[in-house]
Context: one part of a larger RNA
RNA sequence: CUGGGCGUAAAGCGCGUGUAGGCGGACUGAGUAGUCGAGUGUGAAAUCCCUUGGCUUAACCGAGGAAGUGCGCUCGAAACCAUCAGUCUAGAGGUUCGGAGGGGAGCAGGGAAUUCCCAGUGUAGGAGUGAAAUCCGUAGAUAUUGGGAGGAACACCGGUGGCGAAGGCGCUGCUCUGGACGAAUACUGACGCUAGAACGCGAAAGCGUGGGUAGCAAACAGGAUUAGAUACCCUGGUAGUCCACGCUGUAAACGAUGUGCACUAGGUGUCGGGGGUAUUGACCCCCUCGGUGCCGACGCUAACGCAUUAAGUGCACCGCCUGGGAAGUACGGUCGCAAGGCUGAAACUC
Numbered sequence: 001c002u003g004g005g006c007g008u009a010a011a012g013c014g015c016g017u018g019u020a021g022g023c024g025g026a027c028u029g030a031g032u033a034g035u036c037g038a039g040u041g042u043g044a045a046a047u048c049c050c051u052u053g054g055c056u057u058a059a060c061c062g063a064g065g066a067a068g069u070g071c072g073c074u075c076g077a078a079a080c081c082a083u084c085a086g087u088c089u090a091g092a093g094g095u096u097c098g099g100a101g102g103g104g105a106g107c108a109g110g111g112a113a114u115u116c117c118c119a120g121u122g123u124a125g126g127a128g129u130g131a132a133a134u135c136c137g138u139a140g141a142u143a144u145u146g147g148g149a150g151g152a153a154c155a156c157c158g159g160u161g162g163c164g165a166a167g168g169c170g171c172u173g174c175u176c177u178g179g180a181c182g183a184a185u186a187c188u189g190a191c192g193c194u195a196g197a198a199c200g201c202g203a204a205a206g207c208g209u210g211g212g213u214a215g216c217a218a219a220c221a222g223g224a225u226u227a228g229a230u231a232c233c234c235u236g237g238u239a240g241u242c243c244a245c246g247c248u249g250u251a252a253a254c255g256a257u258g259u260g261c262a263c264u265a266g267g268u269g270u271c272g273g274g275g276g277u278a279u280u281g282a283c284c285c286c287c288u289c290g291g292u293g294c295c296g297a298c299g300c301u302a303a304c305g306c307a308u309u310a311a312g313u314g315c316a317c318c319g320c321c322u323g324g325g326a327a328g329u330a331c332g333g334u335c336g337c338a339a340g341g342c343u344g345a346a347a348c349u350c
Base pairs, nucleotide, nucleotide: 004321005320006319007304008303012318014201015200016199017198021194022193023192025088026087027086028085029084030083034080035077036076037075038074039073040072041071042070049065050064051063052062053061054060091191092188093187094185095184096183097182098181102177103176104175107173108172109171110154115149116148117147118146119145120144121143125136126135162169163168206247207246208245209244210243211242215241216240220236221235222234223233258317259316260315261314262313263312266295267294268293269292270291271290272289273288274287275286276285299306300305323350324349325348332343333342334341335340
């Protein structure tokens, strides 16, 4: 290099936008760079292979042939690939109409609950646990009523419901804004797919500056438990959790399943849209497009299982794997304020 793989054995980048590159729909024509054919030149000798000869054989040596799969030139072919020219509409995009959702910013609003403060009623307990104790309470707690403050989260609806590329997104109004889907279509005319690099987004925790702090709660303190208890349980409690701006760039970032296209039995739910029969209308029924579940044929799989949302059958492109440990470590480089991230070995050992 050929080859084998990537749901769970090693292996799909966390996700996207997209440059180079790779690959690319139908028809017609042109020339002929690739491609194919023929001819020719060259491809030193020796070696290898075939035939044959010489040393008593052999090794060895001599002669002839073949081969040298390559390259150059000339002539020819025109299906494919590439190029150029022209045309097309099935891919892709656009136009019109319609419905259902998501994210962000600032402002405003809502109710339930916790905590705290003030006032009233009221009196000896409350809290907590397996049992207790630390703790709170006669300076009046817990309970209850009224009023107030503040922060955070939005019960029911709520649903293998919806939306988003992923992370993720749930009270309400306003505002700004992206994508997808359906129906119709008289427009453009291959404008496409993938994507190294690059750029952007990216839960939680963490970091910087400034604010905020009700509840919860690493660290920490105390009480228990225990042989001990740097824990599990309890009482407290600071960072943090929240907001603004900036950084970090990682997760079992999971469907442990890259993206796109095409094809390959069905059955049954559900969400969004369109059409039809019937009907006053709706429900229902039928057809159809798009999503999301379950069950299953063929096929696939080591098995489990997957099965039109493929892990089936094919094509295109990218990423990644090559025994376990040492090790996602060391060194170097690079990014970061730091924590650390990315890239990423070897000796040795089994």